[in-house]
RNA sequence: UUUUUAUCAAGAGAGAUGGAGGGACUGGCCCUUUGACAUCUCAGCAGCAGACUAGUAAUAGUACUGUGCUAAUUCCAGAAGCAUUAGCUUGAAGAUAAGAA
Numbered sequence: 001u002u003u004u005u006a007u008c009a010a011g012a013g014a015g016a017u018g019g020a021g022g023g024a025c026u027g028g029c030c031c032u033u034u035g036a037c038a039u040c041u042c043a044g045c046a047g048c049a050g051a052c053u054a055g056u057a058a059u060a061g062u063a064c065u066g067u068g069c070u071a072a073u074u075c076c077a078g079a080a081g082c083a084u085u086a087g088c089u090u091g092a093a094g095a096u097a098a099g100a101a
Stems, first nucleotide, its partner, number of pairs: 001101008013042006021031003025078004043070003048066003051062004074093001079090004
C1' cells in the first nucleotide's frame, strides 16, 4: 500500500513548549491569539487483539501488554432509492482494531 471482517448516536482533559491555523477531501457550517494545531508529560475514556481470572461452554470480568481515542453523530452533506416537506434507508469515502497478501 491492497484486501477481508467488525465497529463508528455513548464515553473521556489538564499542564509545558512552540505559535496560526484546524476540523481527511469538496461544499457548507464550526473551532481558534480567552491559543488552533503539533510534540511531550501526567490524567482519563473505551475494551479491538493478546494475557490473566471465573465458567463445561456460550460468555462475563480485570485494565497488565499492543493499539486507539479525549469540540460538535465520522460536525453535516456529497452516490442511489423513498418522501409534498421536514426527513428516512442503503451505499461510497474516511477512521480504528484484528487477520491476510

Annotation:
This is a predicted structure of a 101-nucleotide RNA (SAM riboswitch aptamer (S box leader)) from Sinobaca qinghaiensis. Taxonomically the source falls in Sinobaca (Bacteria, Bacillota, Caryophanales, Sporolactobacillaceae). Its mean pLDDT, the model's own confidence on a scale to 100, is 86.